[in-house]
Molecule: c-di-GMP-I riboswitch aptamer
Organism: Mesobacillus subterraneus
């Protein structure tokens, strides 16, 4: 340095539900609390989810309805940085 992640040991993240805050929403942020997880650690290229505020069309208007990501993500690839055990 590389290749697995079957066992052991130390650490670490923390879904969902609850309760406050942000945010139009998806969804974040804290506390709670553990289904998971070897990077559920950074980052946002590349596909893909999820909303649709604004901005676009339809509609005579209100109103609705459709499209659109700059927003979203514990979906996949792809970067970078990394604990320990085995070989």
């Nucleotide at each position: 340095u590389c290749a697995u992640g079957u066992c052991a040991a130390a650490a670490g993240c923390a879904a969902a539900c609850c309760u406050g805050c942000u945010g139009a929403a998806a969804a974040g942020c804290a506390g709670c609390g553990a289904c998971g997880c070897a990077c559920a650690g950074c980052a946002a290229g590349g596909a893909g989810u999820c909303u649709a505020a604004g901005g676009c069309u339809g509609u005579a208007a209100g109103g609705c309805a459709g499209c659109u990501a700059u927003g979203u993500c514990g979906u996949c690839c792809a970067g970078c940085c990394g604990c320990c055990a085995u070989g």